[in-house]
RNA sequence: AGGUCGGUCGCCAAAUGGUAAGGCCAUCGUCUGAUAAGCGAUGAAUCGUGAGUUCGAUUCUCACCCGACCUA
Numbered sequence: 001a002g003g004u005c006g007g008u009c010g011c012c013a014a015a016u017g018g019u020a021a022g023g024c025c026a027u028c029g030u031c032u033g034a035u036a037a038g039c040g041a042u043g044a045a046u047c048g049u050g051a052g053u054u055c056g057a058u059u060c061u062c063a064c065c066c067g068a069c070c071u072a
Base pairs, nucleotide, nucleotide: 001071002070003069004068005067006066007065010024011023012022018055025043026042027041028040029039030038048064049063050062051061052060
């Protein structure tokens, strides 16, 4: 330098054009003599950044940033 894959809540991780699931974790409540487990509630995700296409973009296109791997 070129190529492939990836970047989504504090952490992990889905959805792949119609407005973002789930788990872990944390806090509070419930339960208990107490703790744990269970159960319930809560938790400011501008979906890496900026443009473009579209009525509408996390999703498609382009450029750039960051990470992993491959080629030279």